A computed fold for a 264-nucleotide part of an RNA from a metagenome, annotated as large-subunit ribosomal RNA, domain VI. The coordinates come from a structure-prediction model, not an experiment, and the mean pLDDT is 85. RNAcentral holds the full RNA, with entries from SILVA.
[in-house]
Context: one part of a larger RNA
């Protein structure tokens, strides 16, 4: 750019992708069938493997701006207390996220159509026979469909609801305002390389902040009382602290612009 006005939205499928695996075991049945040993067909069921998709409830892993505990330095004049650096020092746990998990949930199914080996039915040539020369069936993980993704640039560009249909100029094809709606720009995401997508933008809870919980460490700091002035216990204590979780709250930051509609 294009789909013969300009948007929003929901969608049909031409066509393309993928997926379509396999074992056991249970009744049927110790039944048909065979002297016997042994054992089905068929249909119904369960319960695995590999493999695949999704997810974070549970197990679990990760967790470098969460609590803790600790060695050695140096430093805040000292002492208590604390910081920094040593692989995050090191240990021992551990929120959200994320896991191509050791989890959790799901999927192949049915069911139909046309067939292939095979196996029939009517049936002549050929009074008979003959699945076959015309007719017409039956039948496989394979095709085609069913399923799951993508799909109107499918240029035969589909379809279906909604919504906006103007106003000013002049040189009559141009400019300008400016509908419906879009966009840039900003706050920002369980969305992401970019980009899209997706929540808002003060008529506001979209992030930060502050406030409440939830969860994670595990009893701070100080101080008291015990104990050789100790080291350490207990007491105020499940204390203190605390990233991403879930709410609340307009304190802070969402300022500010621009595009845009009918030819033949």
């Nucleotide at each position: 750019c294009g789909u013969a006005g300009g948007a929003g939205a929901c969608u049909u499928g031409c066509g393309c992708g993928g997926u379509u695996u396999u074992u056991u075991c249970u009744c049927u049945a110790g039944u048909a069938c065979g002297a016997g040993a042994g054992g089905a067909u068929u249909g119904a069921g369960a319960a695995g493997g590999a493999c695949g998709a999704a997810c974070c409830u549970c197990u679990g892993g990760u967790g470098u701006g969460c609590c803790a505990g600790u060695u050695g330095u140096c430093c805040c004049g000292c002492u208590u207390g604390g910081g920094g650096c040593a692989c995050c020092g090191c240990u021992g746990g551990g929120u959200a996220g994320c896991c191509a998990a050791c989890g959790u949930u799901c999927g192949g199914c049915c069911a139909g159509g046309a067939u292939a080996a095979a196996c029939g039915c009517u049936g002549a040539a050929g009074g008979c026979a003959u699945a076959u020369a015309a007719g017409c069936g039956u039948g496989a993980a394979a095709c085609c469909c069913u399923c799951c993704g993508c799909a109107a640039g499918a240029u035969c560009a589909g379809g279906u609801c909604u919504c906006c249909c103007g106003c000013u100029a002049u040189u009559u094809a141009u400019a300008g305002c400016g509908a419906a709606g879009g966009c840039u720009c900003c706050u920002c995401g369980a969305a992401g390389a970019c980009c899209a997508c997706g929540a808002g933008g003060u008529c506001g809870a979209u992030a930060g902040g502050c406030c409440g919980g939830a969860u994670g460490u595990g009893u701070a700091c100080g101080a008291g009382u015990g104990g050789u002035u100790a080291a350490c216990a207990c007491u105020c204590u499940g204390a203190g602290c605390g990233g991403a979780c879930c709410g609340g709250u307009a304190c802070u930051a969402a300022c500010a612009g621009c595009c845009a509609a009918g030819c033949g």